[in-house]
Transfer RNA from Rubritepida sp., 73 nucleotides, folded computationally. Rfam family: tRNA. Gene Ontology term of the family: triplet codon-amino acid adaptor activity. It is annotated as a transfer RNA. Rfam's curators write: Transfer RNA (tRNA) molecules are approximately 80 nucleotides in length. The coordinates come from a structure-prediction model, not an experiment, and the mean pLDDT is 82.
RNA sequence: GGGCCGGUAGCUCAGUUGGUAGAGCACGGGACUUUUAAUCUCGCGGCCCCGGGUUCGAGUCCCGGCCGGCUCA
Numbered sequence: 001g002g003g004c005c006g007g008u009a010g011c012u013c014a015g016u017u018g019g020u021a022g023a024g025c026a027c028g029g030g031a032c033u034u035u036u037a038a039u040c041u042c043g044c045g046g047c048c049c050c051g052g053g054u055u056c057g058a059g060u061c062c063c064g065g066c067c068g069g070c071u072c073a
Base pairs, nucleotide, nucleotide: 001072002071003070004069005068006067007066010025011024012023013022019056027043028042029041030040031039049065050064051063052062053061
């Protein structure tokens, strides 16, 4: 340098023919318990890597970048 994947919550990841973004863990409150742990319950938390384009509407489609991984040379 070429090719292919990936970047979404603190972390690991989902996200259906484009239609107002979810789960588990973690964290906080409550219940239970003599206490802790475990369990149950409620809640908090992200405008989706960046910039453009298409569209009534983009996490999703297109273009250009940046970062990471694999691979070819």